[in-house]
RNA sequence: GCUGGCAUAGCUCAGUAGGUAGAGCGAUGAACUCGUAAUUCAUAGGUCGCCGGUUCAAUUCCGGCUGCCAGCUCCA
Numbered sequence: 001g002c003u004g005g006c007a008u009a010g011c012u013c014a015g016u017a018g019g020u021a022g023a024g025c026g027a028u029g030a031a032c033u034c035g036u037a038a039u040u041c042a043u044a045g046g047u048c049g050c051c052g053g054u055u056c057a058a059u060u061c062c063g064g065c066u067g068c069c070a071g072c073u074c075c076a
Stems, first nucleotide, its partner, number of pairs: 001072007010025004019056001027043005049065005
């Protein structure tokens, strides 16, 4: 340098053949308990990596960029 993959909640990851974004764990509150743990219930938490394009509408499609991973090639 080229090719491919990945980027979604604090962490680990789903998801959508375009139409309000989810789980588990974690956090917070409550119930229970003499108290703690466990358990149960509830709540909060996201510019879906960044910039642009298409569209009535983009996390999803298209282009560019950034970061990470893998493979390949050239020079030394």
The RNA shown here (transfer RNA) has 76 nucleotides and comes from Deferribacteraceae bacterium UBA1873. It matches the Rfam family "tRNA".